[in-house]
């Protein structure tokens, strides 16, 4: 340097232009127990990595940009 993937809740990831962004995990209370766990049942979550555009609508397209993995070249 030249290519490819990734970036969405605290974490691990779903989400293929249109509900009002979602699951499990976690956190908070309540149940149930002697306590805790496990188990039920409620509640908590998001500037969707950052700009610009395209559209009537963008997490999603498009273009630039940062970050992280991989791969290839160069190189002493």
């Nucleotide at each position: 340097c030249g290519g490819g993937c990734u970036u969405u809740a605290g974490c691990u990831c779903a989400g293929c232009g249109g509900c009002a962004a979602g699951a499990g995990c976690g956190c908070u209370c309540g149940g149930c127990u002697g306590u805790a766990g496990a188990c039920c049942g409620a509640g908590u979550g998001g500037u969707c990595c950052c700009g610009u555009g395209u559209u009537c609508a963008a997490a999603u397209c498009a273009c630039g940009g940062a970050a992280g993995c991989c791969c290839g070249a160069c190189c002493a």
Transfer RNA from a Candidatus Heimdallarchaeota archaeon, 76 nucleotides, folded computationally. The source organism's lineage runs through Archaea, Promethearchaeati and Candidatus Heimdallarchaeota. It matches the Rfam family "tRNA". Rfam links the family to the GO term triplet codon-amino acid adaptor activity. The sequence is in RNAcentral, with records from ENA.